A computed fold for a 407-nucleotide RNA from a Hyphomicrobiaceae bacterium, annotated as Bacterial RNase P class A.
Rfam family: Bacterial RNase P class A. By type it is a ribozyme. About the family: Ribonuclease P (RNase P) is a ubiquitous endoribonuclease, found in archaea, bacteria and eukarya as well as chloroplasts and mitochondria.
[in-house]
RNA sequence: UCAGUUGGCCGGAUGGCCGCUGUCGGGGCAAGGCUUUGGCUUUGUUUUGGCAGAGGAAAGUCCGGGCUCCAUGGAAGCAAGGUGCCGGAUAACGCCCGGCGGGGGUGACCCUAGGGAAAGUGCCACAGAAAGCAAACCGCCCCGGACAGUCGGUAACGGCUUGGCGGGGUAAGGGUGAAAGGGUGCGGUAAGAGCGCACCGCGUUGCUGGCAACAGCAAUGGCAGGGUAAACCCCACCUGGAGCAAGACCAAAUAGGAAUGUUAUGCCGCGCGCAAGCAAAGCAGGUGCGUUUUCACACCAGACAUUCGGGUUGGUUGCACGAGGCACGCGGCAACGCGUGUCCCAGAUGAAUGGUCAUCGCGGGGGCAACCCCGUACAGAACCCGGCUUACAGGCCAACUGACAUG
Numbered sequence: 001u002c003a004g005u006u007g008g009c010c011g012g013a014u015g016g017c018c019g020c021u022g023u024c025g026g027g028g029c030a031a032g033g034c035u036u037u038g039g040c041u042u043u044g045u046u047u048u049g050g051c052a053g054a055g056g057a058a059a060g061u062c063c064g065g066g067c068u069c070c071a072u073g074g075a076a077g078c079a080a081g082g083u084g085c086c087g088g089a090u091a092a093c094g095c096c097c098g099g100c101g102g103g104g105g106u107g108a109c110c111c112u113a114g115g116g117a118a119a120g121u122g123c124c125a126c127a128g129a130a131a132g133c134a135a136a137c138c139g140c141c142c143c144g145g146a147c148a149g150u151c152g153g154u155a156a157c158g159g160c161u162u163g164g165c166g167g168g169g170u171a172a173g174g175g176u177g178a179a180a181g182g183g184u185g186c187g188g189u190a191a192g193a194g195c196g197c198a199c200c201g202c203g204u205u206g207c208u209g210g211c212a213a214c215a216g217c218a219a220u221g222g223c224a225g226g227g228u229a230a231a232c233c234c235c236a237c238c239u240g241g242a243g244c245a246a247g248a249c250c251a252a253a254u255a256g257g258a259a260u261g262u263u264a265u266g267c268c269g270c271g272c273g274c275a276a277g278c279a280a281a282g283c284a285g286g287u288g289c290g291u292u293u294u295c296a297c298a299c300c301a302g303a304c305a306u307u308c309g310g311g312u313u314g315g316u317u318g319c320a321c322g323a324g325g326c327a328c329g330c331g332g333c334a335a336c337g338c339g340u341g342u343c344c345c346a347g348a349u350g351a352a353u354g355g356u357c358a359u360c361g362c363g364g365g366g367g368c369a370a371c372c373c374c375g376u377a378c379a380g381a382a383c384c385c386g387g388c389u390u391a392c393a394g395g396c397c398a399a400c401u402g403a404c405a406u407g
Stems, first nucleotide, its partner, number of pairs: 001403010012360007020053015055378001059389002062387005067243004072296007080239005085099004100114001101112004115234002120232002122228003137174002139170006147163001148161005182200006201223001202221008247317004257308007265284003271278002285300004324343008361376006
């Protein structure tokens, strides 16, 4: 100097004029209430000040919770769903931090849906002999008889060679494929093969280090029941539902609406009553929304399901003090935790922070220059918080890696 990796920050600034929303005040006027006639307070209106006013993603609605309400609730099981190496941190999480294993990269670093294939089932197309308990397409070796050629021989017959037929051995070489029953080398064999040996790999056992995942070492065994679970499944752990349009209050209005279907009522009888009757408590039974068992609780002319019809759609609140921000210190590799100090930082409701002028900043282009022109990203809270994912013109900072050059 160039290229790359990781982390962090900014993402327009200043001034003038006019204009918004919230909150806390001051003054004037009017009305009401109280009053010891000094005044206090409520509401309305008007005027004037202080303070504050969209994000790193507010987006996606993918996770986890706080908060609110509901379902009867507790315990256990089944179903359904989620997570999936180890340790830590957290309110919690599938997030985050630190490690281990595997993969990629020269490297800094990046990715990881990372438990189990010896519980079972399924799948591995095509090609290939063969893709789960094997197998032989080409090839290699051995044996046999016969055909062909050739030599010897009068002939019978014998030898040799190439192809070819039959039998046996083989899985080393070649082919197919994503993957072919460990790999490389040496020996051995008729030719081969862990057949034997060395190293690597794999299994088992032991020791050492580590909280652990795991790593290393040693011994031993010729030694492998392939791959796939982001296929079903098995194992371990976790899990109510709905959501601020939750919910609470005020005001107002209507029709305490109608129909159909399903489901279960029985025994006893304190007491009331002239009587007919009504009927407490109790027992049994039924209902209580993923399902089963058990315990408790509530209800029993109720409950559940479907359809039709009517009223309300207004206001207040929830609604901004928090698992809060910032600074410093301590502990920790870190995530994070603890302590001290300090600050209050939007609360709208068809939806507030805008318009205009000027100067400057940053980026690009033209020009010798002066200067001129163009652009200035992604994008707007709506109960809140911790994350993840996605979008982003341009700029700045720090550390690390590689290459080249110079001293």